[in-house]
RNA sequence: GGAGUCGGCCGGGCAAUCGCCUGGCGAGGUGGUGUAAAUCACUUGCGUCGGGAGGAAAGUCCGGGCUCCUGCGAACAGGGUGCCAGGUAAUGCCUGGGGGGCGCGAGUCCACGGAAAGUGCCACAGAAAAUAUACCGCCGCGAUGCGAAAACGGGUCGUGGUAAGGGUGAAAAGGUGCGGUAAGAGCGCACCGCGCGGGUGGUAACAUGCCGCGGCACGGUAAACCCCACCCGGAGCAAGACCAAAUAGGGGAGUGCCUGUUGGCCGCAAGGUCAUCAGAACCGGUGUUCGCACGGACUCCCGGGUAGGUCGCUAGAGGCCGUUGGCGACAGCGGCCCCAGAUGAAUGAUUGUCCUCGACAGAACCCGGCUUACAGGCCGACUCCUUGU
Numbered sequence: 001g002g003a004g005u006c007g008g009c010c011g012g013g014c015a016a017u018c019g020c021c022u023g024g025c026g027a028g029g030u031g032g033u034g035u036a037a038a039u040c041a042c043u044u045g046c047g048u049c050g051g052g053a054g055g056a057a058a059g060u061c062c063g064g065g066c067u068c069c070u071g072c073g074a075a076c077a078g079g080g081u082g083c084c085a086g087g088u089a090a091u092g093c094c095u096g097g098g099g100g101g102c103g104c105g106a107g108u109c110c111a112c113g114g115a116a117a118g119u120g121c122c123a124c125a126g127a128a129a130a131u132a133u134a135c136c137g138c139c140g141c142g143a144u145g146c147g148a149a150a151a152c153g154g155g156u157c158g159u160g161g162u163a164a165g166g167g168u169g170a171a172a173a174g175g176u177g178c179g180g181u182a183a184g185a186g187c188g189c190a191c192c193g194c195g196c197g198g199g200u201g202g203u204a205a206c207a208u209g210c211c212g213c214g215g216c217a218c219g220g221u222a223a224a225c226c227c228c229a230c231c232c233g234g235a236g237c238a239a240g241a242c243c244a245a246a247u248a249g250g251g252g253a254g255u256g257c258c259u260g261u262u263g264g265c266c267g268c269a270a271g272g273u274c275a276u277c278a279g280a281a282c283c284g285g286u287g288u289u290c291g292c293a294c295g296g297a298c299u300c301c302c303g304g305g306u307a308g309g310u311c312g313c314u315a316g317a318g319g320c321c322g323u324u325g326g327c328g329a330c331a332g333c334g335g336c337c338c339c340a341g342a343u344g345a346a347u348g349a350u351u352g353u354c355c356u357c358g359a360c361a362g363a364a365c366c367c368g369g370c371u372u373a374c375a376g377g378c379c380g381a382c383u384c385c386u387u388g389u
């Protein structure tokens, strides 16, 4: 100088003006209590001070908190996860390690338990796709007949052996070599590979050029059924709790022999009675004439629900710094900080200025992850190649 691999961080800056949401304080106002002083509550308006989207707020895919439901517990069904150890509130996440694939390397990818428990499936091609089998080939034997043909050679037919060689396929029943054989074959042997048992190392997964045994043990597929181990109750902040209007509906209680004016009659009088008018004064429909019951109307009370309002709501598995332990994820301790909380839903607009001219994108109960989207920029560690000293 070039090429590359990981990890972390930022995500236009500054200023002015005008707004929006929210918290504190103050003044004023309203209301309650109080003799008063005072105090409490509310306040869509005023003043002042502070805060106001993200690394993904997204997808809603996992895991938890919180809330309600099932009287409690368990099992089955169903679903999920799947090498080992650790971290964590928990996880399918993270860290470290093992094994396998890729890369010269830094690194990176992997649902990575079981296929000798059972069942199923394996297109096309091919003899055969799993109780092995035989198309070409190779070899033995028999028959036949050709060459001048006894030896020998090849041809045709039949029968048998073989799995070395060819061919098919994504995949064909260990590999290489020597021996062996009619030709062959773990048939025998050596090495490699494989399996089992033991030893050793490691917490374990696992490793082993340590020992012994076995000719070798039967393809692939379990995000096919299945088996094994472990985990999981359901619904979700529109959860849920509280206050509570009008109207309608539910339950209970009650509703003239009333009050007054005028007139008649009775009475010594107080008053009574009849009629009339007025009033804030029950209708008389059904059963059965009265009583009573039912129904309707009206008044009051009670309780549930709706509209509306309040809480849940943001101080939390919280952040930053330091330190200790740990390879690390992370944990302990100490100090400091408070950092959106809306509910038609705020976080904006305009102007000026600067630069590298600005991507993906907007909280809605909270938190931990994963995944996906993203203009551009900064920092750190490491690898390989080349060159110079």
Stems, first nucleotide, its partner, number of pairs: 001385010012354007020052007028043006054360001058371002061369005066236004078232005083097005098112001099110004113227002118225002120221003135166002137162008146153002174192006193216001194214005199208003240311004250302006258279003262275005282296002285294003318337008355358001
The RNA shown here (Bacterial RNase P class A) has 389 nucleotides and comes from a Chromatiales bacterium. The coordinates come from a structure-prediction model, not an experiment, and the mean pLDDT is 75. It was read from a public genome assembly, where an Rfam model found it.